[in-house]
RNA sequence: GCAGGAGUGGCGGAAUUGGCAGACGCACCAGCUUGAGGGGCUGGCGGUGGCAACACCUUGUGGGUUCAAGUCCCGCCUCCUGCA
Numbered sequence: 001g002c003a004g005g006a007g008u009g010g011c012g013g014a015a016u017u018g019g020c021a022g023a024c025g026c027a028c029c030a031g032c033u034u035g036a037g038g039g040g041c042u043g044g045c046g047g048u049g050g051c052a053a054c055a056c057c058u059u060g061u062g063g064g065u066u067c068a069a070g071u072c073c074c075g076c077c078u079c080c081u082g083c084a
Base pairs, nucleotide, nucleotide: 001083002082003081004080005079006078007077010026011025012024019067028044029043030042031041032040033039046057047056048055049054060076061075062074063073064072
């Protein structure tokens, strides 16, 4: 240099037919249980604003297509594999 693949909450990892983004697990927070810890059980858990209701934002990054994009198209960045 060329070709292919990957990038999603704090972490792993789903959502491939374009149709509520974050299922499920780990971690974390609160409560119960315990003398205490661990374990177990119940509930919560992306960000910002708000007393709340709720609103807005969010899939590496910048654009495009579409009523609608994590998903399709183009550029760029990072990583992995192969070829030279």